[in-house]
A computed fold for a 98-nucleotide RNA from Candidatus Vecturithrix granuli, annotated as c-di-GMP-I riboswitch aptamer. It matches the Rfam family "c-di-GMP-I riboswitch aptamer". Rfam describes the family as follows. GEMM was predicted in a large-scale screen for bacterial structured RNA regulatory elements. The sequence is in RNAcentral, with records from Rfam and Ribocentre. Taxonomically the source falls in Candidatus Vecturithrix (Bacteria, Candidatus Moduliflexota, Candidatus Vecturitrichia, Candidatus Vecturitrichales).
RNA sequence: ACCAGAAAAAACCAAACCCACCGUGAGAUGGGGGCAGAAAGCUACGGGCCUUGAGAUUGACGAUCAGUCAUCAAUUCUAAGACAGCCGGGUUGCCUGG
Numbered sequence: 001a002c003c004a005g006a007a008a009a010a011a012c013c014a015a016a017c018c019c020a021c022c023g024u025g026a027g028a029u030g031g032g033g034g035c036a037g038a039a040a041g042c043u044a045c046g047g048g049c050c051u052u053g054a055g056a057u058u059g060a061c062g063a064u065c066a067g068u069c070a071u072c073a074a075u076u077c078u079a080a081g082a083c084a085g086c087c088g089g090g091u092u093g094c095c096u097g098g
Base pairs, nucleotide, nucleotide: 002098003097004096005095012037017032018031019030020029022027035085041091042090043089045088046087047086048083050081055077056076057074058073059072060071062069063068
């Protein structure tokens, strides 16, 4: 430096669920918890999943200088939001064996 994770040790991490807290939400953070994980470290680059406050569209209703505009609603649309414990890529790294 490369390959592998059968056995072992030391550490690490922490799903569901519960509490607090932030967020429209997906979800984030902290505490408890422990299903798991040899990258379940980091990174939204490609694919994918999820979400919709804003925006679009449609409808209703009203105003209007007829160009539009306000309000309300929606099993509708769109990431710019989110997920690295969905897959791939990039990047860094522990132990053991070869």